RNA sequence: UCGGAUUAUAAUUACCCUAGACACCGAAAGGGGCCGAAGAAGCAAAACGGAAGGCGGCAUCUUCCUUCCGCGGAAACUGACAGGCAAAAGGAAGGUAAUCGUACGAAACUUUGGAGAGAGCGUAAAGAGGCGUCGCCUACGAGGCAAUAACCAACUGGCAAAAGGACAGAGUU
Repeated sequence: UCGGAUUAUAAUUACCCUAGACACCGAAAGGGGCCGAAGAAGCAAAACGGAAGGCGGCAUCUUCCUUCCGCGGAAACUGACAGGCAAAAGGAAGGUAAUCGUACGAAACUUUGGAGAGAGCGUAAAGAGGCGUCGCCUACGAGGCAAUAACCAACUGGCAAAAGGACAGAGUU
């Protein structure tokens, strides 16, 4: 700053939308490969507790600072228990409506986590950046569809690290 008792967030139900990956082998029992979006599990920081050390001080305690340990703890991240790999069914998140319920929610700032995909080739002066060219990714932004969608597509952006990064946790206004 915007939305909210003309009912916020959450929850439940219905409908819409919705990616990925073997119509694998075997007579069967069973075996091998693969996916990440039901569900479940794991963890970063804050907060909290404890220990040691330090600053200060005549001295002690408290406060403050540092380190370590414990507790705590989110996600579309991680892995793959469960689930799945023609179609159908299922399918997180998102959208619409109803019910329930009763006061917050969004945005912004700070901080923590955060996937994917050529350190490609040529030119040039080693890399980056530039120019040219081939391949690929989707999570800034822009575009398409019912849509402020994580779907579609790939203009921009990106493809060692760093930076960026939708989204998620914590704190503040």

Predicted 3D model of a 173-nucleotide RNA (glycine-GGAnGA riboswitch aptamer). The coordinates come from a structure-prediction model, not an experiment, and the mean pLDDT is 78. It was read from a public genome assembly, where an Rfam model found it. Its Rfam family is "glycine-GGAnGA riboswitch aptamer". From the family's description: glycine-GGAnGA riboswitch is a variant of glycine riboswitch that have in common a U69A change. This riboswitch is associate with genes that encode either saccharopine dehydrogenase or amino acid transporters and other genes with not predicted function.